[in-house]
Molecule: transfer RNA
Organism: Bacteroidota bacterium
């Protein structure tokens, strides 16, 4: 320098253009003499940034940034 992949909750990951979710974590309650485990409820998101396409974008397209890999 070129090419490819990835970027979503503090973390690990889903989501076929239409309601943003799970696990785990944290908080509260419950269970226990107590802790742990289990159960219930809740919290936590500008879907990396920016622009475009579309009635509608996490999803499609362009640019930028970061990380990883390949080639030179």
């Nucleotide at each position: 320098u070129g090419c490819g992949g990835c970027u979503u909750a503090a973390u690990u990951c889903a989501a076929u253009g239409g309601g943003a979710g799970a696990a785990a974590u944290c908080u509260g309650c419950u269970u226990u003499u107590a802790c742990a485990u289990g159960g219930c409820a809740g919290a936590a998101g500008u879907u990396g940034c920016u622009g475009g396409u579309u009635c509608g974008a996490a999803u499609c397209c362009g640019g930028c940034a970061g990380c990883c890999g390949c080639a030179a």